A computed fold for a 110-nucleotide RNA from Mongoliitalea lutea, annotated as SAM riboswitch aptamer (S box leader). The coordinates come from a structure-prediction model, not an experiment, and the mean pLDDT is 84. NCBI's taxonomy places the organism under Bacteria, Pseudomonadati, Bacteroidota, Cytophagales, Mongoliitalea. It matches the Rfam family "SAM riboswitch aptamer (S box leader)". From the family's description: The SAM riboswitch is found upstream of a number of genes which code for proteins involved in methionine or cysteine biosynthesis in Gram-positive bacteria.
RNA sequence: GAUUUAUACAGAAGAGGCGAGAGACAGGCUCUAUGACCCUCUGGCAACCAUCCAAGUGGAAAGGUGCCAAUUCCUGCCGACUGGAAUAUCUCCUUUCGGAAAUAUAAAUU
Numbered sequence: 001g002a003u004u005u006a007u008a009c010a011g012a013a014g015a016g017g018c019g020a021g022a023g024a025c026a027g028g029c030u031c032u033a034u035g036a037c038c039c040u041c042u043g044g045c046a047a048c049c050a051u052c053c054a055a056g057u058g059g060a061a062a063g064g065u066g067c068c069a070a071u072u073c074c075u076g077c078c079g080a081c082u083g084g085a086a087u088a089u090c091u092c093c094u095u096u097c098g099g100a101a102a103u104a105u106a107a108a109u110u
Base pairs, nucleotide, nucleotide: 001110002109003108004107005106006105007104008103013042014041015040016039017038021031022030023029025076026075027074028073043068044067045066048064049063051060052059053058054057072102077099078098079097080096083093084092085091
C1' cells in the first nucleotide's frame, strides 16, 4: 500500500517550542499573530485489541493503539420528501430522511 469486518450526532486541555496558514479533496462555513496547524511534556477521554473481575452481559483501566474546536464541521452520488425561483424544463435552489461512496480509527489477513 491492498482486502475484510466494526465504529464515526457521546466524551476529553494545560504548559513550553515554532511562527503562518489550518480544518483529507472541491464548494461552503469556521479556526487563526489574544499565536492556530504542527512538535514536546504533562494531564485527560474512550474501551477496538490484550489483560483482570463478576457472570451471558456488564464492570475495571496498569499494557498496544486511537482520540481531546465545530456530527467525519456541513454538503458532494442515488432515491424519497418540504418549500421556492423562472427561461416552464430531462431546469435550478432548498428542508428532512434513507442508502451508497469517500475519509478516519481499530482488529485481522496479505